[in-house]
Predicted 3D model of a 72-nucleotide RNA (transfer RNA) from Odontaster validus. The sequence is in RNAcentral, with records from ENA. It matches the Rfam family "tRNA". Gene Ontology term of the family: triplet codon-amino acid adaptor activity.
RNA sequence: GUGAAUUUAGUUUAGAAGAAAAAACAUUUAACUUGCACUUAAAAAACAUAGGUUUAAUUCCUAUAAUUUACA
Numbered sequence: 001g002u003g004a005a006u007u008u009a010g011u012u013u014a015g016a017a018g019a020a021a022a023a024a025c026a027u028u029u030a031a032c033u034u035g036c037a038c039u040u041a042a043a044a045a046a047c048a049u050a051g052g053u054u055u056a057a058u059u060c061c062u063a064u065a066a067u068u069u070a071c072a
Base pairs, nucleotide, nucleotide: 001071002070003069004068005067006066007065010025011024012023013022018055027043028042029041030040031039048064049063050062051061052060
């Protein structure tokens, strides 16, 4: 330099046009305990950015950014 893939919660992953964006771990609160831990219950927390298509976009298309990768 050219091509390809990925970007969703603090972390790791689902979801793939229309129902409330789901789960595990982590965090916070409460119960339990003399106390801690374990366990149980609950809560908070996310669609990389900007455009386009569509009645409707996290999902499709384009560009940009970041990361990874193949070739040279």